[in-house]
RNA sequence: GCCCUCGUAGCGCAGCGGAAGCGCGCGGCCCUCCGAAGGCCGAGGCCGCUGGUUCGAAUCCAGCCGGGGGCGC
Numbered sequence: 001g002c003c004c005u006c007g008u009a010g011c012g013c014a015g016c017g018g019a020a021g022c023g024c025g026c027g028g029c030c031c032u033c034c035g036a037a038g039g040c041c042g043a044g045g046c047c048g049c050u051g052g053u054u055c056g057a058a059u060c061c062a063g064c065c066g067g068g069g070g071c072g073c
Stems, first nucleotide, its partner, number of pairs: 001071007010024004018055001026042005048064005
């Protein structure tokens, strides 16, 4: 330098055009003599950045940034 792949909540991941969810973690309540376990509820994300396409983009396209992998003078 070229190619592939990934980037979404504190962490691990799903979502592949109609606008974001699961598990763990965190907070509150119930239960208990107190905890653990269990049950219920909740907070937390301008979906890496900037443009483009579209009525509508996390999703499609381009460029850039970062992680991982492969190839080459």